RNAcentral holds the sequence, with entries from ENA. This is a predicted structure of a 72-nucleotide RNA (transfer RNA) from Moramonas marocensis. Taxonomically the source falls in Moramonas (Eukaryota, Jakobea, Jakobida, Moramonadidae). Model confidence (mean pLDDT): 80 of 100. Its Rfam family is "tRNA". Rfam links the family to the GO term triplet codon-amino acid adaptor activity. It is annotated as a transfer RNA. About the family: Transfer RNA (tRNA) molecules are approximately 80 nucleotides in length.
[in-house]
RNA sequence: UGGAGUAUCGCCAAGUGGUAAGGCAACGGUCUUUGACACCGUCAUUCAAAGGUUCGAUCCCUUUUACUCCAA
Numbered sequence: 001u002g003g004a005g006u007a008u009c010g011c012c013a014a015g016u017g018g019u020a021a022g023g024c025a026a027c028g029g030u031c032u033u034u035g036a037c038a039c040c041g042u043c044a045u046u047c048a049a050a051g052g053u054u055c056g057a058u059c060c061c062u063u064u065u066a067c068u069c070c071a072a
Stems, first nucleotide, its partner, number of pairs: 001071007010024003018055001026042005048064005
């Protein structure tokens, strides 16, 4: 420099046009003398950023950013 891929909660991770599942962690509660375990509840509204298409975008298109891989 060219090509390909990835970016979703603190971490992992699903999601292929109709307002985002789950697990761990965290927080609150029940239980317990206390703690642990168990159970219940809460937890994404700028889905890397900007713009576009669409009645409607995490999802489609363009550009950019960060990282990874391949070639030179």